[in-house]
Context: one part of a larger RNA
RNA sequence: UUGGGCGUAAAGGGAGCGCAGGCGGUUACGUAAGUCUGAUGUGAAAGACCACAGCUCAACUGUGGGAACGCGUUGGAAACUGUGUAACUAGAGUCAUAGAGGGGGAGAUGGAAUUCCUAGUGUAGGGGUGAAAUCUGUUGAUAUUAGGAAGAACACCGGAGGCGAAGGCGAUCUCCUGGCUAAUGACUGACGCUGAGGCUCGAAAGCGUAGGGAGCAAACAGGAUUAGAUACCCUGGUAGUCUACGCCGUAAACGAUGUGCACUUGGUGUUGGAUCGUAGGAUUCAGUGCCGAAGCAAACGCGAUAAGUGCACCGCCUGGGGAGUAUGCCGGCAACGGUGAAACUC
Repeated sequence: UUGGGCGUAAAGGGAGCGCAGGCGGUUACGUAAGUCUGAUGUGAAAGACCACAGCUCAACUGUGGGAACGCGUUGGAAACUGUGUAACUAGAGUCAUAGAGGGGGAGAUGGAAUUCCUAGUGUAGGGGUGAAAUCUGUUGAUAUUAGGAAGAACACCGGAGGCGAAGGCGAUCUCCUGGCUAAUGACUGACGCUGAGGCUCGAAAGCGUAGGGAGCAAACAGGAUUAGAUACCCUGGUAGUCUACGCCGUAAACGAUGUGCACUUGGUGUUGGAUCGUAGGAUUCAGUGCCGAAGCAAACGCGAUAAGUGCACCGCCUGGGGAGUAUGCCGGCAACGGUGAAACUC
């Protein structure tokens, strides 16, 4: 608790959908709740304020005056907000004709590589390191040739490139499916923005059940290194990594930058469209980068993809430590997550 803020100082919710709420385009007429204005009643007196007066002054006291503001009643005004009616098309959306895309789900298929198995050739090493050793090999390894099996990931294309709300998405084909974009026409007629709660999605790791297990690899074992080496290096290696279903709900979930709308010199790339031009190219729309005007900023920097100028709505911050701890509550199978202090101390 006003104010000031939230890229890096404390601070943007991980992301979306959306009930309530807040806010909301243009025109006309009505209404009069908000708003403005007049009258009136009331808000006791004392006190406060102004003027005058009484105690020798003052404090104190007395008399008079007035306003401000609240509420009630009543009359009026109609620009703005609300509300009612009628209408509009610039916001928003629908349809038609096109387009780009690793957006999502399911199924099928493919080649390279790796490991293993079988067989052939072949012989003494191989492997590994800074150097070694553990390890492996005459029961024939490594290498090489042929055949087979398995699981996982998809070289080149590949891009500062594309798509998705975010997490994220990359072999090929088929099916199902969400979103996006330009242009033109028709249509609906404010149907919009945000969004406390709520609901859904949400990397990796982790958990449950059932499968799977090639490679890699926490834990673990051994070999080295070292003063030591519970590490870095090496040889092995189990969970896990993979699939299905169900949980978990967290990340430097980052652009450390909430969402939407409007406005504000330019230059140069790039993706997908449209228009114009003989061509080089130009204009324009939607994205995505870099550099920079004004402006902003403590600086760094940001700069039409704003951190500029404004509006609407939400979230959050308020010195460091204690502490994301304790406690209570809620969620979870658990791990743990959400909410979240204080004493004390500097």

A computed fold for a 346-nucleotide part of an RNA from a metagenome, annotated as small-subunit ribosomal RNA, central domain. Its Rfam family is "Bacterial small subunit ribosomal RNA". Rfam links the family to the GO terms structural constituent of ribosome and ribosome. The coordinates come from a structure-prediction model, not an experiment, and the mean pLDDT is 88. The full RNA is in RNAcentral, with records from SILVA.